The RNA shown here (Lysine riboswitch aptamer) has 180 nucleotides and comes from Psychrobacillus antarcticus. Model confidence (mean pLDDT): 76 of 100. The model forms 98% of the base pairs in the Rfam consensus. The sequence was found by an Rfam model in a public genome assembly.
RNA sequence: AGUGAAGAUAGAGGUGCGAUUAGACAUUAGUACUCAGCAGGAGGAAGGAAAGUUCCUAGAAUGGCUGAGGAAAGGGUUUUUCGCCGAAACAUGGAAUAGCUUUUCCUAUUCUAUUGUUGGUUCUGCAUUUAAUAGAUGUAGAAUUGUCAGAAUUUGUUAUUCUGGAGGGCUAUCUCAGAU
Numbered sequence: 001a002g003u004g005a006a007g008a009u010a011g012a013g014g015u016g017c018g019a020u021u022a023g024a025c026a027u028u029a030g031u032a033c034u035c036a037g038c039a040g041g042a043g044g045a046a047g048g049a050a051a052g053u054u055c056c057u058a059g060a061a062u063g064g065c066u067g068a069g070g071a072a073a074g075g076g077u078u079u080u081u082c083g084c085c086g087a088a089a090c091a092u093g094g095a096a097u098a099g100c101u102u103u104u105c106c107u108a109u110u111c112u113a114u115u116g117u118u119g120g121u122u123c124u125g126c127a128u129u130u131a132a133u134a135g136a137u138g139u140a141g142a143a144u145u146g147u148c149a150g151a152a153u154u155u156g157u158u159a160u161u162c163u164g165g166a167g168g169g170c171u172a173u174c175u176c177a178g179a180u
Base pairs, nucleotide, nucleotide: 003177004176006175007174008173009172010171011170014085016084017083018082019081022079023078024077025076033069034068035067036066037065038064043056044055045054046053047105048104049103050102051101052100088118089117090116091115092113093112094111095110096109097108098107099106119145120144121143122142123141124140125139126138127137128136129135147165148164149163150162151161152160153159
């Protein structure tokens, strides 16, 4: 000096990432629910199904229609605060808790993995989720940006253009390994 899909520390990307911080806003929604009235007449509620249990109900329930009043949570946007740069997100498998009990399905939340995918952002189409045309994720495509590699041009040796790769990347320093 160079090699290594070895390790450590520090660092960069930008409409960058996350949150159990605080505030504002819209949506949820004229919904749930409450009250009054009307018709109606036997079942109904506790997430779905089966079996139970409890409760409401002919003193008329549940459901329906009309009128008066009328939320909240979850989800979102934005600002702030804090923590950060595989930040993190999602998928899949497993486990736990809650939804009256048991089985099963589903939903929500949390934990977990020698697992998988994604460099970041923005936009468009489709699908899923969702109350949602918000947001998120997946997928196809486009743009932009950072980074490295290759090629061309330039020869001022770093600038431009094109193509490609992936965060297991890139930059700096140190260590380690083996070899010249």